This is a predicted structure of a 107-nucleotide RNA (SAM riboswitch aptamer (S box leader)) from an uncultured Saprospiraceae bacterium. The coordinates come from a structure-prediction model, not an experiment, and the mean pLDDT is 81.
């Protein structure tokens, strides 16, 4: 890194080290940051994808949280396309692509 697949409205911070950017990418919006952002390290915590354990012919629930991961501003920060409502290129509100990210698998 290929490809399948499922999840993506909820959830959960404090301390140290560094010192300017950061919110994937382009562009714009809005945001967050010297009252220390982003990074990384420790503790602490969340959630439950595999993995356990259990109830099931099976789909699938259900406990539990030691294990492998993940995560711990803002819906995945918004945006793009179609519908509907609307005078409306305000603005709600539903579907749905793109692209992404997490796990499982798989070359």
């Nucleotide at each position: 890194u290929u490809c399948u697949u499922a999840u993506c409205a909820a959830g959960a911070a404090a301390g140290g080290u560094u010192g300017a950017g950061g919110g994937a990418u382009a562009u714009g919006g809005c945001c967050c940051u010297a009252u220390g952002a982003c990074a990384c390290c420790u503790u602490a915590g969340c959630a439950a994808c595999c993995a356990g354990u259990u109830c099931u012919c099976a789909c699938g629930g259900a406990c539990a949280a030691a294990g492998g991961u993940g995560c711990u501003a803002a819906u995945u920060c918004c945006a793009c396309u179609c519908u509907u409502c609307g005078g409306a290129u305000a603005g709600a509100a539903g579907a749905g692509a793109a692209a992404g990210a997490u796990g499982a698998g798989u070359a």